[in-house]
Predicted 3D model of a 350-nucleotide part of an RNA (small-subunit ribosomal RNA, central domain) from an uncultured bacterium.
Context: one part of a larger RNA
RNA sequence: CUGGGCAUAAAGGGUGCGUAGGCGGUGCGCCAAGUCGGGUGUGAAAUCCCUUCGCUUAACGGAGGAACUGCAUUCGAUACUAGCGUGCUAGAGGGUAAAAGGGGCAAGCGGAAUUCUAGGUGUAGCGGUGGAAUGCGUAGAUAUCUGGGAGAACGCCGAGGGCGAAGGCAGCUUGCUGGGUUACUUCUGACGCUGAGGCACGAAAGCUAGGGGAGCAAACAGGAUUAGAUACCCUGGUAGUCCUAGCCGUAAACGAUGGGCACUUUGUUCUGGGGGGCCUGAUCCCUUCGGAGCCGUAGCUAAUGUGUUAAGUGCCCCGCCUGGGGAGUAUGGUCGCAAGGCUAAAACUC
Numbered sequence: 001c002u003g004g005g006c007a008u009a010a011a012g013g014g015u016g017c018g019u020a021g022g023c024g025g026u027g028c029g030c031c032a033a034g035u036c037g038g039g040u041g042u043g044a045a046a047u048c049c050c051u052u053c054g055c056u057u058a059a060c061g062g063a064g065g066a067a068c069u070g071c072a073u074u075c076g077a078u079a080c081u082a083g084c085g086u087g088c089u090a091g092a093g094g095g096u097a098a099a100a101g102g103g104g105c106a107a108g109c110g111g112a113a114u115u116c117u118a119g120g121u122g123u124a125g126c127g128g129u130g131g132a133a134u135g136c137g138u139a140g141a142u143a144u145c146u147g148g149g150a151g152a153a154c155g156c157c158g159a160g161g162g163c164g165a166a167g168g169c170a171g172c173u174u175g176c177u178g179g180g181u182u183a184c185u186u187c188u189g190a191c192g193c194u195g196a197g198g199c200a201c202g203a204a205a206g207c208u209a210g211g212g213g214a215g216c217a218a219a220c221a222g223g224a225u226u227a228g229a230u231a232c233c234c235u236g237g238u239a240g241u242c243c244u245a246g247c248c249g250u251a252a253a254c255g256a257u258g259g260g261c262a263c264u265u266u267g268u269u270c271u272g273g274g275g276g277g278c279c280u281g282a283u284c285c286c287u288u289c290g291g292a293g294c295c296g297u298a299g300c301u302a303a304u305g306u307g308u309u310a311a312g313u314g315c316c317c318c319g320c321c322u323g324g325g326g327a328g329u330a331u332g333g334u335c336g337c338a339a340g341g342c343u344a345a346a347a348c349u350c
Stems, first nucleotide, its partner, number of pairs: 003322004007304002012318001014201004021194003025088006033081002035077008049065006091191001092188003095184004103177007110154001114150008125136002162169002206247006215241002220236004258317006267294011299306002323350003332343004
């Protein structure tokens, strides 16, 4: 001395559900396993420690004591923990009523734009750039008008506004469906929190099969630029982007901040409810519950900053870190059609 940490220095699992486990509100009673106290037995000797004695001293050795922090057994204590029993309602859940929402899934519908196509008008250019060229166009383009088709995305509203566990979610309507919030305190009576494994979900890209393909566009081709230009710019353009079914399982999956509960000065804005007040009222004022932001007190922090949505003060549970490189690699295992994912070293070197 009995780890310290994880916003940005190494470090929060991408997210949820949940098994084992860990932890767990309040009253009373019982028990006495943990816990605490006493007794007894044992805890070999040597060693260590104390007091002494013997070698001239010391080392060394002898004697006595203490100690051996332990275990077993027995007698007690009962605050706390566990167990058993019986209650409670402040946690949690249910009920009734109400309101909000791009939460999810499916079907149908709509307009603008783009492109293609048929026809009309019309004539020599159009397009594109820093400037050009490739490209398109007298076989009539571009422009403009009318009709038709196709696919994809939904302008304004729209907002550091809403919803969702996260990924994410936006035209409109209908159907099915999840979650949360408020009010009443009507019911149950600790039914709770977390969660190793496990299971499920999980942007984009990618993969398999079948559709679809307007626009955009890796690859690719051409034109430019340049010393070169396997780029930036331009003209084209295939996968892909879209749908259905199935894989993949990763991200700066970010708040770079795990979840839960409690407590701790203020101000201000938005958003969803409830109650009350001013003359009834969309308005306004006060108050209360939930959510989303900004600024900031104390505190915390290396600083930046954070600050009731904590990175403050505490408790419970999980994940993770332990110098840089080698390396998120090799090897083994496992998953995957593959791409690859997950798990995860060492030598060596600074």

RNAcentral holds the full RNA, with entries from ENA.
The coordinates come from a structure-prediction model, not an experiment, and the mean pLDDT is 90.
It matches the Rfam family "Bacterial small subunit ribosomal RNA".